[in-house]
Molecule: transfer RNA
Organism: uncultured Candidatus Acidiferrum sp.
RNA sequence: UGCGGUGUAGAGCAGCCCGGUAGCUCGUUUGCUUCAUACGCAAAAGGCCGUGGGUUCAAAUCCCACCACCGCAA
Numbered sequence: 001u002g003c004g005g006u007g008u009a010g011a012g013c014a015g016c017c018c019g020g021u022a023g024c025u026c027g028u029u030u031g032c033u034u035c036a037u038a039c040g041c042a043a044a045a046g047g048c049c050g051u052g053g054g055u056u057c058a059a060a061u062c063c064c065a066c067c068a069c070c071g072c073a074a
Base pairs, nucleotide, nucleotide: 001073002072003071004070005069006068007067010026011025012024013023020057028044029043030042031041032040050066051065052064053063054062
C1' cells in the first nucleotide's frame, strides 16, 4: 500500500443475503423455595446496532466515506 473478515446488552453470539420500531445463552437485580447457601422456579432491568453521511414512508439490514481489531499478499 492492496484485498478479505469482524464491530449488535456486562460476556459470548443470532438477526443482515430477501428493509417493517432487536432476540438467544450466561451473567446482574428482585421475589419464591431453604435453618442458611447453592441448585431449581418466576419476574425485571440493561443495547436504538463502531462513527458520520446518503437512499427510502421506513435502515442493524441497501449505498458511500472514515475508525478500531484480526488475517492474507506485497